[in-house]
Context: one part of a larger RNA
RNA sequence: UUGGGCGUAAAGUGUCUGUAGGUGGCUUUUCAAGUCCGCUGUCAAAUUCCAGGGCUCAACCCUAGACAGGCGGUGGAAACUACCAAUCUGGAGUACGGUAGGGGCAGAGGGAAUUUCCGGUGGAGCGUUGAAAUGCGUAGAGAUAUGAAAAAACACCAACGACAAAAGCACUCUGUUGGGCCGACACUGACACUGAGAGACGAAAGCUAGGGGAGCGAAUGGGAUUAGAUACCCCAGUAGUCCUAGCCGUAAACGAUGGAUACUAGGCGUUGUGCGUAUCGAUCCGUGUAGUGCUGUAGCUAACACGUUAAGUAUCUCGCCUGUGGAGUACGUUCGCAAGAAUGAAACUC
Numbered sequence: 001u002u003g004g005g006c007g008u009a010a011a012g013u014g015u016c017u018g019u020a021g022g023u024g025g026c027u028u029u030u031c032a033a034g035u036c037c038g039c040u041g042u043c044a045a046a047u048u049c050c051a052g053g054g055c056u057c058a059a060c061c062c063u064a065g066a067c068a069g070g071c072g073g074u075g076g077a078a079a080c081u082a083c084c085a086a087u088c089u090g091g092a093g094u095a096c097g098g099u100a101g102g103g104g105c106a107g108a109g110g111g112a113a114u115u116u117c118c119g120g121u122g123g124a125g126c127g128u129u130g131a132a133a134u135g136c137g138u139a140g141a142g143a144u145a146u147g148a149a150a151a152a153a154c155a156c157c158a159a160c161g162a163c164a165a166a167a168g169c170a171c172u173c174u175g176u177u178g179g180g181c182c183g184a185c186a187c188u189g190a191c192a193c194u195g196a197g198a199g200a201c202g203a204a205a206g207c208u209a210g211g212g213g214a215g216c217g218a219a220u221g222g223g224a225u226u227a228g229a230u231a232c233c234c235c236a237g238u239a240g241u242c243c244u245a246g247c248c249g250u251a252a253a254c255g256a257u258g259g260a261u262a263c264u265a266g267g268c269g270u271u272g273u274g275c276g277u278a279u280c281g282a283u284c285c286g287u288g289u290a291g292u293g294c295u296g297u298a299g300c301u302a303a304c305a306c307g308u309u310a311a312g313u314a315u316c317u318c319g320c321c322u323g324u325g326g327a328g329u330a331c332g333u334u335c336g337c338a339a340g341a342a343u344g345a346a347a348c349u350c
Base pairs, nucleotide, nucleotide: 004321005320006319007304008303012318014201015200016199017198021194022193023192025088027086028085033081034080035077036076037075038074039073040072041071042070043069049065051063052062053061054060091191092188093187094186096183097182098181099180103177104176105175106174107173108172109171110154114150115149116148117147120144121143125136126135163168206247207246208245209244210243211242215241216240220236221235222234223233258317259316260315261314262313263312266295267294268293269292270291271290272289273288274287275286276285278283299306323350325348332343333342334341335340
C1' cells in the first nucleotide's frame, strides 16, 4: 500500500499568480520503453508446500516433485500509456458587437450633523442617572438666530441586490485602469488543470518618521454602586482612530466546506443579458445563459443537515489529521525596529 479521513468529532494553507513535478480532448500513422504472451538461463543447500519411504507412532530424518515471485536472454502482439509524424474543434484563448457593476487608483465638488470661536437676544439654571454626585454656569451657561473655522463620516435610495482572488467595496462628478457576462460565430489549434518550493496581495490592533486631531475613546483621574468594585453607570480624557511614506503578516481571515472537470428530479424568487410571442407603450408571458437565495426528490450523513452554488456519483491534483494534557510551549533556525510571526518537539501524565 491492499484498506481511513478533513461542514460541526483531530484535520482545507487567509487569498491569488506561477516554477519543478503529477495529470490531461478527438482521429490516423511510426516505434516497441511501459504492458501482455511463448520459450529459456539463473535465484546453493537447508526451510515452506506436496507425494512416497525410515525410526513401534510423533517430533525428527531420507528421496522425488511443484506453485508463486525477482533479475536476465530471446521470439512475438499492438488495444491502452509514452514516443514520432500529421489532422480536427468540442476544452482553452484571441479578435468583433453589446452590456451591468459601492472593482482599483487619482483629482475636483457637495449638503446634513457635531464641536469650537466672534458678536446679538436673554437671565438661572444646565447636564446626567435607577436615584444621585463629580462636571458646566451671574467672570452670563443652557436656549435661540446669523456669521466663521475644523476634522471625520456619507441619512433616505438599500434589497435575501451588485462588484472583487480574498482582505474588502456606497455622497456626487471627471479622468484613467483591471476583471466578468451575453450574442454571433471569424481566427489559433490542446496552447489545458493542479501546483512542493517561490512571489504578490492581505481586516483590526500594533510599530517608525512627518502631518492632523471635530467626534469617539484603551490607559489614567474624579463621581457613584458595592462588604469590596482595580468593573458594569456618570463626568472628564492621553495614545489611537484620519492623511503621507514604510514595517508588521495575524483573525471565529467562516460557507468553520481547497481548486478544476463531467454527470444526476423538480418548484418558487431575484440580478445581468439574449431570443420568441402579445402590446400604442410601460410591461406581461414563454424560453436560453451567467450569478445569487429559499424549498425539496434520489442519494448521502452518527445525527444535525447537504441536496445541479452537494456534504450525491466519479476523475485529476495540492494542503492537512492520527488519544487528552504538557503545547502552538521549550530549544534551534529564518524573518521583524519591537511587539512578535513562521517552523516546531520531548520528558512526564491520565
This is a predicted structure of a 350-nucleotide part of an RNA (small-subunit ribosomal RNA, central domain) from Papaver somniferum.
The organism belongs to Papaver, within Eukaryota.
The RNAcentral record of the full RNA draws on SILVA.
Model confidence (mean pLDDT): 88 of 100.